[in-house]
RNA sequence: UGACAAGGCCAAACCUGUCGUGAGGCAGGGACGGAAAGCCACGGAUCUCAAAUGAGACAGCCGGGUUGCCA
Numbered sequence: 001u002g003a004c005a006a007g008g009c010c011a012a013a014c015c016u017g018u019c020g021u022g023a024g025g026c027a028g029g030g031a032c033g034g035a036a037a038g039c040c041a042c043g044g045a046u047c048u049c050a051a052a053u054g055a056g057a058c059a060g061c062c063g064g065g066u067u068g069c070c071a
Stems, first nucleotide, its partner, number of pairs: 001071002009034002014029006032060001038066003042063003046057004
């Protein structure tokens, strides 16, 4: 740097259960997609609570950091 190879991996929406005021998280089913759709909340964006200077969510929004299979 790359995925029309090999072995594989992850899992959107939605549904069920559960936790949370909420954004959303977790487990199971499921599969839109992904070459880091592994991890990190550092910067921005978006969202939530408060409506207050604060606290949170989100890594499958963008950027950045870091680790990793194959060629």
c-di-GMP-I-GGC riboswitch aptamer from a soil metagenome, 71 nucleotides, folded computationally.